[in-house]
RNA sequence: AGAUUGAACGCUGGCGGCAUGCUUAACACAUGCAAGUCGAACGGUAACAGGCCCGCAAGGGUGCUGACGAGUGGCGGACGGGUGAGUAACACGUAGGAAUCUACCCUGGAGUGGGGGACAACCUAGGGAAACUUAGGCUAAUACCGCAUAGUAUCCGCGAGGGGAAAGCUGGGGCGACCUGGCGCUAGAGGAUGAGCCUACGGCCGAUUAGCUAGUUGGCGGGGUAAAAGCCCACCAAGGCGACGAUCGGUAGCUGGUCUGAGAGGACGACCAGCCACACUGGGACUGAGACACGGCCCAGACUCCUACGGGAGGCAGCAGUGGGGAAUCUUGGACAAUGGGCGGAAGCCUGAUCCAGCAAUGCCGUGUGGGUGAAGAAGGCCUUCGGGUUGUAAAGCCCUUUCGGCGGGGAAGAAAGCUUCCGGGUGAAUAGCCUGGAAGGUUGACGUAACCUGCAGAAGAAGCACCGGCUGACUCCGUGCCAGCAGCCGCGGUAAUACGGAGGGUGCAAGCGUUAAUCGGAAUCACUGGGCGUAAAGGGCGCGUAGGUGGCGAGAUGAGUUAAGUGUGAAAGCCCCGGGCUUAACCUGGGAACUGCACUUGAUACUGUCUGGCUAGAGUAUGGCAGAGGGAAGUGGAAUUCCGCAUGUAGCGGUGAAAUGCGUAGAGAUGCGGAGGAACACCGGUGGCGAAGGCGGCUUCCUGGGCCAAUACUGACACUGAGGCGCGAAAGCAUGGGGAGCAAACAGGAUUAGAUACCCUGGUAGUCCAUGCCCUAAACGAUGAGAACUAGACGUUGUCGGGUAAAUCCUGGCGGUGUCGUAGCUAACGCGUUAAGUUCUCCGCCUGGGGAGUACGGCCGCAAGGUUAAAACUCAAAGGAAUUGACGGGGGCCCGCACAAGCGGUGGAGCAUGUGGUUUAAUUCGAUGCAACGCGAAAAACCUUACCUGCUUUUGACAUCGGUGGAAUCUGGCUGAGAAGUUAGAGUGCCGCAAGGAGCCACCAGACAGGUGCUGCAUGGCUGUCGUCAGCUCGUGUCGUGAGAUGUUGGGUUAAGUCCCGUAACGAGCGCAACCCUCGUCCCUAGUUGCCAGCAGUAAGAUGGGAACUCUAGGGAGACUGCCGGUGAUAAACCGGAGGAAGGCGGGGAUGACGUCAAGUCCUCAUGGCCCUUAUAGGCAGGGCUACACACGUGCUACAAUGGCCGGUACAGAGGGUAGCCAACCCGCGAGGGGGAGCCAAUCCCAGAAAGCCGGUCGUAGUCCGGAUCGGAGUCUGCAACUCGACUCCGUGAAGCCGGAAUCGCUAGUAAUCGCGGAUCAGCAUUGCCGCGGUGAAUACGUUCCCGGGCCUUGUACACACCGCCCAUCACACCAUGGGAGUUGGUUGUACCAUAAGUCGGUAGCUUAACCCGCAAGGGAUGGCGCUGACCACGGUAUGGUCAAUGACUGGGGUGAAGUCGAAACAAGGUA
Repeated sequence: AGAUUGAACGCUGGCGGCAUGCUUAACACAUGCAAGUCGAACGGUAACAGGCCCGCAAGGGUGCUGACGAGUGGCGGACGGGUGAGUAACACGUAGGAAUCUACCCUGGAGUGGGGGACAACCUAGGGAAACUUAGGCUAAUACCGCAUAGUAUCCGCGAGGGGAAAGCUGGGGCGACCUGGCGCUAGAGGAUGAGCCUACGGCCGAUUAGCUAGUUGGCGGGGUAAAAGCCCACCAAGGCGACGAUCGGUAGCUGGUCUGAGAGGACGACCAGCCACACUGGGACUGAGACACGGCCCAGACUCCUACGGGAGGCAGCAGUGGGGAAUCUUGGACAAUGGGCGGAAGCCUGAUCCAGCAAUGCCGUGUGGGUGAAGAAGGCCUUCGGGUUGUAAAGCCCUUUCGGCGGGGAAGAAAGCUUCCGGGUGAAUAGCCUGGAAGGUUGACGUAACCUGCAGAAGAAGCACCGGCUGACUCCGUGCCAGCAGCCGCGGUAAUACGGAGGGUGCAAGCGUUAAUCGGAAUCACUGGGCGUAAAGGGCGCGUAGGUGGCGAGAUGAGUUAAGUGUGAAAGCCCCGGGCUUAACCUGGGAACUGCACUUGAUACUGUCUGGCUAGAGUAUGGCAGAGGGAAGUGGAAUUCCGCAUGUAGCGGUGAAAUGCGUAGAGAUGCGGAGGAACACCGGUGGCGAAGGCGGCUUCCUGGGCCAAUACUGACACUGAGGCGCGAAAGCAUGGGGAGCAAACAGGAUUAGAUACCCUGGUAGUCCAUGCCCUAAACGAUGAGAACUAGACGUUGUCGGGUAAAUCCUGGCGGUGUCGUAGCUAACGCGUUAAGUUCUCCGCCUGGGGAGUACGGCCGCAAGGUUAAAACUCAAAGGAAUUGACGGGGGCCCGCACAAGCGGUGGAGCAUGUGGUUUAAUUCGAUGCAACGCGAAAAACCUUACCUGCUUUUGACAUCGGUGGAAUCUGGCUGAGAAGUUAGAGUGCCGCAAGGAGCCACCAGACAGGUGCUGCAUGGCUGUCGUCAGCUCGUGUCGUGAGAUGUUGGGUUAAGUCCCGUAACGAGCGCAACCCUCGUCCCUAGUUGCCAGCAGUAAGAUGGGAACUCUAGGGAGACUGCCGGUGAUAAACCGGAGGAAGGCGGGGAUGACGUCAAGUCCUCAUGGCCCUUAUAGGCAGGGCUACACACGUGCUACAAUGGCCGGUACAGAGGGUAGCCAACCCGCGAGGGGGAGCCAAUCCCAGAAAGCCGGUCGUAGUCCGGAUCGGAGUCUGCAACUCGACUCCGUGAAGCCGGAAUCGCUAGUAAUCGCGGAUCAGCAUUGCCGCGGUGAAUACGUUCCCGGGCCUUGUACACACCGCCCAUCACACCAUGGGAGUUGGUUGUACCAUAAGUCGGUAGCUUAACCCGCAAGGGAUGGCGCUGACCACGGUAUGGUCAAUGACUGGGGUGAAGUCGAAACAAGGUA
């Protein structure tokens, strides 16, 4: 990623059907409606209508009729409707049970007789604002009360017996007595329905809630109820519940079901249906069949309203609706037409139940927004490599259709009844009446302007939303520039963003689409199905053992578990299957299946359980033997340390990296003898032994536990594990009392150090030791629980028994222990592997991301220290294991390099040159910045260069291409100006040609465009630096490994070398190394000018003749290969020595630079993407700047002198350059140089004197005859021009400097050092830079410990931006959550007590009392009421506890946070493991 929702929010929105709609404040409610009905129970008549009477009329009278307000009475207001606060409970669900009630209804019998007295209404009088109420009087009943009768109903009683009912109303017939219906009424029986009660089982969290309980558990006896029961009371007993979780706390209505899931499960309990609970909050009863009652009553409380202040009224969690709360949830609609309910005989009335309509895309379902054709692939948009691509048949256009919507017409079904008439049946005497069946008739519709059918017009009115970096379907441009923003996770954004915003395009879904929230899934991530615990989180420190769990081999019984069949139940709806009805679907509907469950009955008996009776293989006991630091106690021994005494003896001892503190001349240390005291037991001694673990070590004795071996006998499952519990439990620590030699926290001193509260040293107290009592933790580790069984071996070692045997240090076998390696197997790997981490069984403990934290709070334990049990808030996107490749190490091994060492010469000090930093400036253009920037780009900045600055100036442009017009081009002069430039005059008319034109050049005009040393080297190409001329870097195939990867490439030798040889699960190969190339060194061949000259001739001179030998030149070849000999080595590779050779083991030098690293350097060499400028960031010009100067650094030059300076003389190179050039001779000048002009396009001529050297002289250790800076003056040359700012010459001046601190550089031989020469660049400018050339020409290397860099192997790692890494703690600052806290506030609850409304029950002597009884009456009795009183009790109060929450000065730690401080604890031997 999926599915889902009573949803909400954002954007959008055609229609219909079916559903659904306060999840929050059980917050408060205005207004209307939601439960009435019966006149066929009654007295009656307030209103309406009619009749009748009176009256001319107005009007009055009359209950007479239809009807009916209020009232009496009956039935119903216990249903229906709402809500989910409370409730963890017999509340619910499932299955059962017995001691019950049940109005209306049904069935079947019985009865319904006869009396009496009241009270409302009403009237009269009164009180009150009102609500309402008081007194008196009249009256009816299906109201009330007796009497009679009453069974098998009820109660008492052995029985006889006692006590207990009722009502009428309304039809029909009849003159009437009366007869006959209907509806009622009474008692009882049965049923149906509904309800009450009891039991078992099932379904939430917390043990940081472990004990709860006095009516509590039971009994007897009463009371009480419809009914069992401590339900209540008295008495008696002392029980009852709880680790299978009581009690307490938190949360919650329960279920059918709903959502999800493969299932098992998990989450939920809207709508619909069943049950429960509640009705403003709390309490209470009354009435009744039923209530402790939503629209009843009483009381208390809070709130609201009315009031005349005296007192009253109210309860939307009914339907609408209002306020409020909230992210959020509708109309103050219609109708009783249908369904259902109440009342009624019925008509009917009532019914916010219900049926409909309204609102809302809230959900599900259906449908539409058009169809066909249409390429010029239109326009427009977007992109573009400029060709085109895409939007796209999309549009337009043409041809059609008309669902839905609009307007109009038609139009089912939901309706059957009741009612009236007629015809049957029943009842009955009856053609009344009533009941019932049928037929006919007329009538009843809220919805509804409905569904459905149809006519008309016209593509007409109807598409959006999200996304497009990966996960994940879908890509480009522009804008932005770590900003704005995005983000589910990873992560995007710092100038080329498919990730932000917009656009084009695309993808997905569609009247919706996204987002948010929530549930399940994926998650085997709590694992029953279906996980783990050596190192990732996780084995309890170890044992004994209780409960519990589990348990060997036969037999029998039982039938609890288990299993089979049947029966009952498992409501309906829902899910599933098959049908049916709406055009389809959603939806509705019929049937079936299912509901995996529970209960009962009857079978089965393998397994488990239980019971009975056996067995011996598990376990145990007995006998004999063995090993052992097993434990406890007592005693005892020697060595050593220390101390003390004595003696010998003298100046140190001790200690360290080095020292010091300390001890010692008052005699230490050393040595000898003697003594004291404590602690520990060398050698033996061993992956040896013993023990459960911790742990146990001199020797002897006593007491004592366990184990093993051998052989028999006995018991007969007695076993294993083990929550709690109990015991043991290193070290340190605590308490009391001893002891105290050595050692040694703390502490002191000395060192070290930036510091050193450490590491090192000198001392030293607790402690370490003993006894007794606590503590109870460890990396208590094999990081591996205990027990049992099974599953290859090999080699050690220990105990014991047997065999070879008579013996052995020997061999071999069995059992028990302890080790190493290893097969199968297991494991993420490492590894484990009969001592399992293998294969299984049983039981226990433990784990569930890191941090917070093994912490807080609470409990328990402890003398304390502390232990044990053990969270949360908050925070992170990881933390972690094993292994791999690198990198790194103050790890190891091997080996290289001017790396060190050994040497020689420098730098760092001075002056100057040059580059850089810095500073300055209008500008001091830009770049290069550790090695690997800094005499670098620059092999030449006075102008130019030049990119910078100032000023002036141009705008198709200095340069390229194209169009038009004109002109050849070009050359020369004048004027203005700093110049660019402007202006003006003059000269001049080309080339090709098929005569049409073409090529080229110049000027002007217009626009496309030019131009940019502007930015980005972190967009790039190319080139370059560096590690490093280091010896490495890789590939194919194979093999090994789950994989990263390894092997090859490691190993043994060897080399300069991954060079070669050998070995080898590797075999080969590539890029590197080496060689091939250039050059130098020897020889040969060829050639012989410009070079050469041995011999010949000859000269001043190889000048000339001549020579071709030599040198040399420049072509070609030879030569060197460990080839030969000896030794070493492994018979190899190779190394060592030797011979020969010009050269010897790579002969010297050069060119040559692997895979890669450093986002190394360069956009200012060049090229180039993107961006930026376009009368300027482009172009031209003049002047200035790049040359500045308090400073700092790099690189150099010259020196500081006598191995030297100066003067004179004199010798020898190589390699180069030269026509806009090199420039000879000769002349001038002290000189730079000038004049001069020969030669040379060069082995010919020139630059061109090489210098150090050698010879001679001088200076004599001095700021000098060293050194030459600086400055003054005078000149030369180049150049348009030497002021800023050139080089050189001469004269004069003569600074610092007397060999350089810390530090640092180069060099191993023709090298360093030293000496000069040449060249590029170039008008000029290099004495110092760079690149070359030759001359003279050393010293040293023991060696690889150390410094630096590098290679290979190995090791550790917490590093991988790779040690310039990582990372810890305190402090400071900010924010967050949390603990403690004197307390404060509130909720909830326990206990004790006080008080007590209403009410019920009990009592009752006061007051009162129609019916019944007695009595003539008065009166009395019975009974009831009021009052009083007792008990119980809500709210309330007092006192004292528990608990939860909020808050609190201050305080504790914790977490988080770009750059803070101090240190440097960990990771490498992390520098003290």
Molecule: small-subunit ribosomal RNA
Organism: metagenome